Source information:
Predicted 3D model of a 75-nucleotide RNA (c-di-GMP-I riboswitch aptamer) from a bacterium.
RNA sequence: AAAAUAAACCGCCAAACCCGGAGCAAUGCGGGGACGGAAAACUAAAGGGUCUCUAAGAGAUAGCCAGUUGCCAAU
Numbered sequence: 001a002a003a004a005u006a007a008a009c010c011g012c013c014a015a016a017c018c019c020g021g022a023g024c025a026a027u028g029c030g031g032g033g034a035c036g037g038a039a040a041a042c043u044a045a046a047g048g049g050u051c052u053c054u055a056a057g058a059g060a061u062a063g064c065c066a067g068u069u070g071c072c073a074a075u
Base pairs, nucleotide, nucleotide: 004075012037013036017032018031019030020029022027035063041068042067043066047065048064049061050060051059052058053057
């Protein structure tokens, strides 16, 4: 330096649900919450899938598969 693996220490993110608010909607944002996650970080003209609509087209989903990048005790 690289690869694989783990959560030892200190930690990180955050499902469902509830409240508020935005949107036609899918869905997102803030607070609470914690099902889970070793990339639950980023990417929606890398790609595929799925969803919504005012269906030409426009929009959403990365915690669906995936692509890119990164951290790390011990071995």
Overview: Model confidence (mean pLDDT): 76 of 100. Its Rfam family is "c-di-GMP-I riboswitch aptamer". From the family's description: GEMM was predicted in a large-scale screen for bacterial structured RNA regulatory elements.